[in-house]
Context: one part of a larger RNA
RNA sequence: CGCGAGAAGAUUGAAGAGACCUGACACUAGUACGAGAGGACCGUGUUGGACGAACCUCUUGUGUACCGGUUGUGCCGCCAGGUGCAUUGCCGGGUAGCAAUGUUCGGACGGGAUAAGCGCUGAAAGCAUCUAAGCGCGAAGCCUACUCUGAGAUGAAUCUUCCGAUUAAGGGUCGCAGGAGACUACUGCGUUGAUAGGCGGCAGGUGGAAGUGUGGUGACAUAUUGAGCCGAGCCGUACUAAUUACCCGUAAG
Numbered sequence: 001c002g003c004g005a006g007a008a009g010a011u012u013g014a015a016g017a018g019a020c021c022u023g024a025c026a027c028u029a030g031u032a033c034g035a036g037a038g039g040a041c042c043g044u045g046u047u048g049g050a051c052g053a054a055c056c057u058c059u060u061g062u063g064u065a066c067c068g069g070u071u072g073u074g075c076c077g078c079c080a081g082g083u084g085c086a087u088u089g090c091c092g093g094g095u096a097g098c099a100a101u102g103u104u105c106g107g108a109c110g111g112g113a114u115a116a117g118c119g120c121u122g123a124a125a126g127c128a129u130c131u132a133a134g135c136g137c138g139a140a141g142c143c144u145a146c147u148c149u150g151a152g153a154u155g156a157a158u159c160u161u162c163c164g165a166u167u168a169a170g171g172g173u174c175g176c177a178g179g180a181g182a183c184u185a186c187u188g189c190g191u192u193g194a195u196a197g198g199c200g201g202c203a204g205g206u207g208g209a210a211g212u213g214u215g216g217u218g219a220c221a222u223a224u225u226g227a228g229c230c231g232a233g234c235c236g237u238a239c240u241a242a243u244u245a246c247c248c249g250u251a252a253g
Base pairs, nucleotide, nucleotide: 001152006162007161008160009159010158011157015149016148017147018146021049022048023047024046025045026044027043033038051106052105053104054103055102059100060099061098062097066093067092068091069090070089071086072085073084074083075082076081110144111143112142117137118136119135120134170248171247172246173245174190175189176188177187178186195241196240197239198237199236200235201234202233204230205229206228211224212223213222214221215220
């Protein structure tokens, strides 16, 4: 821009893309078969490998805005307690998120037309013949079936609702944010409000704060005390910020 007014929402599915893998074991059954040795078809079940998708309960990793330990040195006048720098100084852990090595799931079933092949009926050719007319079965393959995209499918589909001479319905600008993101876009929210921050509680992490008391010459230990601190998680709470406002959009097609 188009889809013969303009919108909001919900669908159909032309077409396209993806996927399509496979082992072992057990039962049937030591059966059929076979002198024996050996040893099935068909059918059923179990469990794997590789591959793929989703997810983070578990396991593992990361987690330079969380907690702790610790070295050197500077600073806060000194002690104590902190803090800067040294790769995050080094080290031990670790929430959310993100991941795989982790977890769950997938390939199926069925239908249609067939290939090789197997047949029925059957002449040409009184016989025979699956084929010449006709009919049937038959594959991990083909078309479906499964998952996703999908009406620019210009062949532009369908349904519901809304809207009009008061600049309508609706959309945008703007703001607060996000499982969305380079920007844009997308999604949520904007006081008739829990959208983000703050605050409160909880979960969770670290692992026993500072100060003081007591014991010890002291390093230190111990009590107060599962303490103190705590990023992203959950629930709540209008304290803060989402104010006000403006623009596009109509002319009956």

Background:
Large-subunit ribosomal RNA, domain VI from an activated sludge metagenome, 253 nucleotides, folded computationally. Its mean pLDDT, the model's own confidence on a scale to 100, is 88. The RNAcentral record of the full RNA draws on SILVA.